[in-house]
RNA sequence: CGUCGAUAAAGCCAAACUUACCGUGAGGUAAGGACCCAAAACCACGGGACUUUUUUGAUAUUCAAUAGAGUAUGAAUAAAGUUAGCCGGGCUACCGAA
Numbered sequence: 001c002g003u004c005g006a007u008a009a010a011g012c013c014a015a016a017c018u019u020a021c022c023g024u025g026a027g028g029u030a031a032g033g034a035c036c037c038a039a040a041a042c043c044a045c046g047g048g049a050c051u052u053u054u055u056u057g058a059u060a061u062u063c064a065a066u067a068g069a070g071u072a073u074g075a076a077u078a079a080a081g082u083u084a085g086c087c088g089g090g091c092u093a094c095c096g097a098a
Stems, first nucleotide, its partner, number of pairs: 004096002017032006035085001042090002045088003048083006055076002058073006
């Protein structure tokens, strides 16, 4: 130095939940709170998940009874986003037993 991660030492983070604020929403920020974490520091590059909006079509249903219009729920498409504590990748870093 690299790999690795201990019943070591010194440290760090903060899930769920609650309150306030921001956002249409996913979610974020702050305080409280600790389930956890050897990168649970940082970066949306790839995949996944989720949200909002557009378009298309399906099913159900309402109005109208013919043309059409509305509502609800899946699906597909496109755009804009969220998630780094979903995984991979990039990048930086504390300690040093085997």